[in-house]
Formats: sequence, C1' cells, structure tokens
RNA sequence: AGCGGGGUAGAGCAGCGGCCAGCUCGGUAGGCUCAUAACCUUCAGGUCGGCGGUUCGAAUCCGUCCCCCGCUA
Repeated sequence: AGCGGGGUAGAGCAGCGGCCAGCUCGGUAGGCUCAUAACCUUCAGGUCGGCGGUUCGAAUCCGUCCCCCGCUA
C1' cells in the first nucleotide's frame, strides 16, 4: 500500500429500512435463607466508532475518515 472481517449498555454478543434497540453475564434494590451462595422479582445503564449522503423513515443502504483483527505485497 491492497484485500477481507469487525466497532451496538461495564464484559461477551444478537438485531429482514419502520414495531419501545434486545439476550446472557455483571451492577442496584427487594424477596427467600440463621447466614452466604444459588434461585425469584425489579430497576438503572446505549449520542449503535466519527462526519456527510440516500430515504417519508437508517444501527441497517452509499461515500469518506478513525480504531481493532487477519491475509497479501
């Protein structure tokens, strides 16, 4: 330098252009227990990597840039 994959909650990941952006773990509060763990209930936590564009409508499509992983040179 070229090509491919990825960037979504604290962590790991889903998410046919529209439905409230969800799942597991973790965290808060409560329940259960003599107590802890486990288990049950509840709640908080997201500028969907940045900027532009297309569209009535974008996490999703297009352009460009940034970051991570891999391959080739």

Transfer RNA from a sheep gut metagenome, 73 nucleotides, folded computationally.
RNAcentral holds the sequence, with entries from MGnify.